A computed fold for a 1502-nucleotide RNA from an uncultured bacterium, annotated as small-subunit ribosomal RNA. The sequence is in RNAcentral, with records from ENA, Greengenes and SILVA.
RNA sequence: AGAGUUUGAUCCUGGCUCAGAACGAACGCUGGCGGCGUGGUUAAGGCAUGCAAAUCGAACGAUCCCGCAAGGGAUAGUGGUAGAAGGGUUAGUAACACGUGGGUAAUCUGCUCUAUAGAUGAGGAUAACCUCGCGAAAGCAAGGCUAAUACUCAAUGAUAUUUUUAUCGCGCAUGCGGUGAAAAUCAAAGGUGGCUCGCAAGGGCUGCCGCUUAAGAAUGAGCCCGCGGCCUAUCAGCUAGUUGGUGAGGUAAUGGCUCACCAAGGCUUUUGACGGGUAGCUGGUCUGAGAGGACGACCAGCCACACUGGGACUGAGACACUGCCCAGACUCCUACGGGAGGCUGCAGUCGAGAAUCUUUCGCAAUGGGGGCAACCCUGACGAAGCGACGCCGCGUGUAGGAUGAAGGUCUUCGGAUUGUAAACUACUGUUUUUGGAGAACAAUAGCCGGCUAUAAAUAAUAGCGGGUAAUGAUAGUAUCCAAAGAGGAAGCCACGGCUAACUCUGUGCCAGCAGCCGCGGUAAUACAGAGGUGGCAAGCGUUGUUCGGAUUUACUGGGCGUAAAGGGUGCGUAGGCGGUUCCGUGUGUCGGAUGUGAAAUCCCAUCGAUCAUCGAUGGAACUGCAUUCGAAACUGCGGGGCUUGAGUGUCGGAGAGGUGGGCGGAAUUCACGGUGUAGCGGUGAAAUGCGUUGAUAUCGUGAAGAACGCCGGAGGCGAAGGCGGCCCACUGGACGACAACUGACGCUGAGGCACGAAAGCCGGGGGAGCAAACAGGAUUAGAUACCCUGGUAGUCCCGGCCUUAAACGGUGUAAACUUGGUGUGGGAGGAAUUAUCCCCUUCCGUGCCGCAGCUAACGCGAUAAGUUUACCGCCUGGGGAGUACGGUCGCAAGAUUAAAACUCAAAGAAAUUGACGGGGGCCCGCACAAGCGGUGGAGCAUGUGGCUUAAUUCGAUGCAACGCGAAGAACCUUACCUGGGUUUGACAUGCAGAGUUCAAUCGCGGAAACGCGAUGGCCCGCAAGGGCGAUCUGCACAGGUGCUGCAUGGCUGUCGUCAGCUCGUGCCGUGAGGUGUUAGGUUAAGUCCUGCAACGAGCGCAACCCCUGUGACUAGUUACCAUCCGCAAGGGGGACUCUAGUCAGACUGCCUGUGAUAAGCAGGAGGAAGGUGGGGAUGACGUCAAGUCAGUAUGGUCCUUAUAUCCAGGGCUGCACACGUGCUACAAUGAUCGGUACAGAGGGAUGCAAGACCGCGAGGUGGAGCAAAUCUCCCAAAACCGAUCCCAGUUCAGAUUGGAGUCUGCAACUCGACUCCAUGAAGCCGGAAUCGCUAGUAAUGGCGCAUCAGCUACGGCGCCGUGAAUACGUUCCCGGGCCUUGUACACACCGCCCGUCACAUCAUGAAAGCCGAUUGCACCCGAAGUGGCUCAUGCAACUCGUAAGAGAGCUAGGUCCCUAAGGUGUGGUUGGUGAUUGGGAUGAAGUCGUAACAAGGUAACC
Repeated sequence: AGAGUUUGAUCCUGGCUCAGAACGAACGCUGGCGGCGUGGUUAAGGCAUGCAAAUCGAACGAUCCCGCAAGGGAUAGUGGUAGAAGGGUUAGUAACACGUGGGUAAUCUGCUCUAUAGAUGAGGAUAACCUCGCGAAAGCAAGGCUAAUACUCAAUGAUAUUUUUAUCGCGCAUGCGGUGAAAAUCAAAGGUGGCUCGCAAGGGCUGCCGCUUAAGAAUGAGCCCGCGGCCUAUCAGCUAGUUGGUGAGGUAAUGGCUCACCAAGGCUUUUGACGGGUAGCUGGUCUGAGAGGACGACCAGCCACACUGGGACUGAGACACUGCCCAGACUCCUACGGGAGGCUGCAGUCGAGAAUCUUUCGCAAUGGGGGCAACCCUGACGAAGCGACGCCGCGUGUAGGAUGAAGGUCUUCGGAUUGUAAACUACUGUUUUUGGAGAACAAUAGCCGGCUAUAAAUAAUAGCGGGUAAUGAUAGUAUCCAAAGAGGAAGCCACGGCUAACUCUGUGCCAGCAGCCGCGGUAAUACAGAGGUGGCAAGCGUUGUUCGGAUUUACUGGGCGUAAAGGGUGCGUAGGCGGUUCCGUGUGUCGGAUGUGAAAUCCCAUCGAUCAUCGAUGGAACUGCAUUCGAAACUGCGGGGCUUGAGUGUCGGAGAGGUGGGCGGAAUUCACGGUGUAGCGGUGAAAUGCGUUGAUAUCGUGAAGAACGCCGGAGGCGAAGGCGGCCCACUGGACGACAACUGACGCUGAGGCACGAAAGCCGGGGGAGCAAACAGGAUUAGAUACCCUGGUAGUCCCGGCCUUAAACGGUGUAAACUUGGUGUGGGAGGAAUUAUCCCCUUCCGUGCCGCAGCUAACGCGAUAAGUUUACCGCCUGGGGAGUACGGUCGCAAGAUUAAAACUCAAAGAAAUUGACGGGGGCCCGCACAAGCGGUGGAGCAUGUGGCUUAAUUCGAUGCAACGCGAAGAACCUUACCUGGGUUUGACAUGCAGAGUUCAAUCGCGGAAACGCGAUGGCCCGCAAGGGCGAUCUGCACAGGUGCUGCAUGGCUGUCGUCAGCUCGUGCCGUGAGGUGUUAGGUUAAGUCCUGCAACGAGCGCAACCCCUGUGACUAGUUACCAUCCGCAAGGGGGACUCUAGUCAGACUGCCUGUGAUAAGCAGGAGGAAGGUGGGGAUGACGUCAAGUCAGUAUGGUCCUUAUAUCCAGGGCUGCACACGUGCUACAAUGAUCGGUACAGAGGGAUGCAAGACCGCGAGGUGGAGCAAAUCUCCCAAAACCGAUCCCAGUUCAGAUUGGAGUCUGCAACUCGACUCCAUGAAGCCGGAAUCGCUAGUAAUGGCGCAUCAGCUACGGCGCCGUGAAUACGUUCCCGGGCCUUGUACACACCGCCCGUCACAUCAUGAAAGCCGAUUGCACCCGAAGUGGCUCAUGCAACUCGUAAGAGAGCUAGGUCCCUAAGGUGUGGUUGGUGAUUGGGAUGAAGUCGUAACAAGGUAACC
């Protein structure tokens, strides 16, 4: 720091996703050790059990125990202090709760410290205890005795409090402080140590502790204020103690805190009141470059809470976590009458949950409470335990070690890799185990003795320093030593891209994976396993969450013409911003100082634990707030000026600017009249419609309504919507010239107000034409459309609503600045004029083209989308949706404001290359047209489909399969079927073993294959024996026309013999790409020329090659024969034909015209041939996953006594049918018969076969000749000459069938060809439709060859003979090429894609209602309790009184106000549910149509 993902590719916009860090985490797999941290995030749910707050006998009485005593100990109660701390939790709380900074002149403060004065005298009770009663218990009651540092009274008392008053000082105000004076009021408690007096009781002195009073300090607390920090406007108005005042009450204290009375205010409007939702706040934590964003565990500060709700008491402090009272819910006890309880303390338990620990040890340390102290208490705390929950550290060995072992995996079978890894050798000893030694945290208080202070004092007390015994939970732990011993200690995830890391096997759109893109349909680096590799490591992955990346809310740091986004337009309120100059001020701003910003945290330095995590000390920092001092440029504020912004004035012209009124002509329709007759009208074509009751047409007259031709223009005006005949009236604005006046009066503008096309609505008019709806006619598969004939609302006017448009320049308003060119509208000036023209300058409008610049590009470009400023509006992925709900507006239609669930990984902009278009232009082709002949009808042949079958083997399937593979299926072929056999095999190679079993011949069986039997090799060697080759046995392997042409090679078809397809360099473009290759001509051609940011080049075209057409030369046997010889054979010749080799020839070379002077084109000459002479071979880049695994080759896969192989027979020939390709015909341009003429190209030895003979013939006999310019196949046929036939199913046609034969072949039954005789079918020129051909072509005639024993050949490939017609032309059909245009297509139009309906799933709205939660208002009831009143109940202390008693005061009780819970009624908000219903989303190939994308077939859209 970025990356992946929209496309065929590109650039941009834009979302989604990933890589990082973090966590109080959880889950999966795995797990050696230690240290430091950390651990109920959910149910503020319920809790068994134990512990968590006591202590003081030096306040008091009493009881008990020990002791001879002195004395000591224990403690229920009274009393004191503490219990308001410590500890827990985050439910509530949006608040002065918290943070920060201030105020308190409006306050309090136990214990502590400093320090003032004091502590006198009296009194009456009461627990405990005793007696007795009630109760199950908890507990309660009555009577009697008693003490105090408990309680009460009195005295004294001021610097206290209150009142009055004098004076000084101070403050922002109320007011405060100091010094005085007077009056009134208010205190107390003792205990204990030492010395001493005393018989004792009890005194005195002194110390300590305690007590009272006053002042101060410190600490803590209360109250008030400024500022700061969540979401929501689909919450816009809230408020009666409400706001203020006076008085009173209350409090420690201010205050509506409370009450009475008075007034009617107060808060808020965008700086968000009121309401709703959520939430403890902070230091900080995480992340981030920062700014920010998210969070608030542990630790620390503050608040709040303690089963839920209410209340007070005590107290310095509470409305009190382990106190009290009441109500409620829940749990427990009960004798049913009543009682008890509160873990959000530490452990622990249940529950819910993905999930969070031990019912441990100790007060040794630190801290807290009580105590004079010893000491006691302390689940605070210190420790240990559990959990890889986190962070940090350590280990699982180290070094050497190559035959690169074995095994695994892969393999091209050679090897590679695992891999120095292991083994092995040598070491080490962290950790582990065993044994041993063994800490720190602990020195205070105590005691001993010394000094100082108090004191009369050596005692006592306090302080200081010295000595000293005891005290350790952790812990026999840390640590150290010794021994043994590599011994006990490695996993997890990933490996298609992002993203480091690759192979094999299995699977076969299955199983599965997946964060995004996406993998898997038989060769998966993406699933699963394995090997290997990569990453991290006692952990590794996954999930969840936060920040980051995301500049994707943009302060730093974004945008709005077309991607999401400028409000329809103006006026204007608040607000924001604001020309120039001077003076003042000091709000913002800047600088200094002071205070504060707790500690911890972060950062830096140093130090301590072996390092680190961790900890300690110090510094810095805490970007903040407050106070104060200063500065004065800018900003604000106050004041005085200025004129350029803005406005006013005078003069002037332009204009469909607006409103109202009047007038006009053309056209249309209608009415009336005239003329006139059969049609009119309408369309692609028609029909509906109108018309003989007279239409249309035409002439005249009249009526009505609406709109205003020409001028008219990219022209004008207006804020926009919008405005168009002429005239009049009223009226708004802009512009020009002048420079007189005002003196910043300005710009923008949330809300607000006004205007606002068309359609629509309400009321009243009007209604010619046009025309939704509707009707009819057509079209169509349908046609609720497009077309036609009609036609009502409406369109028009007046009044009132509606308030929306693709209301668009898709571009908010205002201002400034920034090269130019050229039109046009309005005005002014200059110069010059006959002129008002032209020209020049300038201002205001309105267009086009373009510099710079901007932009993703397209484009914009002084009328900016350039460079800047001010203000407003708006945007943040697509869909859901501009929808639902709620609010506001509206008569309604609807408008406006405006979500969510859910779903997708895109949606989109611009441009590029293609492809396509029922887009355009140009051009070509037997493409059409013009012609000739066919096919489609018949019969037959042949191929295919289908059917059949045991099998009818397989493949080819639009053109580009179908007389195709097959240049030849009776057996064979043959791959198929049935049956019979074989299993190392019909065929190849190797190894091992046997060894004559083998081959061959013969016999038998058999359909054959084959089986059985008999005979039975070669070489060396005398022999024994050895070797070779068969054969057999076994092992490797053979074999497969089994599958995959969508794994392949090779070959082929097709577009297409179409003219195209590309490259290098350069240039242009951000880029994909473009240019070149486009343009103007031309060509068969990207053929050539010219031009041009291109210049060149390659593959194609053409040419080079072959055949053919002319000639020359050379050569000549088997060919030829004119001249010579010969009867002939031949000799001879080299002229001719021919043969076959080398050349020549044709190149637009020449002429004329045309063209641009070019390329070329047209015509002509010459020539055998003329513009590529004709034909062939030759097939660019590529397309169709085109065809072929069955021609061969080949990966993978399958079979292996069978899917291999041998054999016999059958089948491939099967036949209701359909199609393709052909042959023969239908006849007279013919058929038959007779005569007669002329080829070329081929073949021939298992061959071609002559002459001769036989047969009607197929053919047979026989065999000359010939490996062939020699011999032979081999008579060419049509044509030509002549004859017959006479238009007939025939003297046409020949199918079919019967008979007789020939030939080939082991063999013609299934299933051959041919011959002869007989038979003689359909068929009389072929529907829709369709094919070939442009010249030696079509048509027509025969001949040959390959395959082959023979043949289904009528097929295929060639050859020659005869030999036409037509082409105006390119509108149309088909195919193709180039340019251009549109595109939502790119699998590329056989594309894409929309809506209803049907089915399934999901989320959501409405809905009669139903069920909760919360809250407002009204009323009822009203516990406990404070307060008020009362008190006929009760009362020891004080007063009076001898007393009785009275008084004062208190009090049980009663009552009033307030009030929790509860109840009734009625509203609001919110959640759930709900028959039914609405639309939405998604889903595999469902149904119906075809709306959009091309002119999408009616341009699309609002």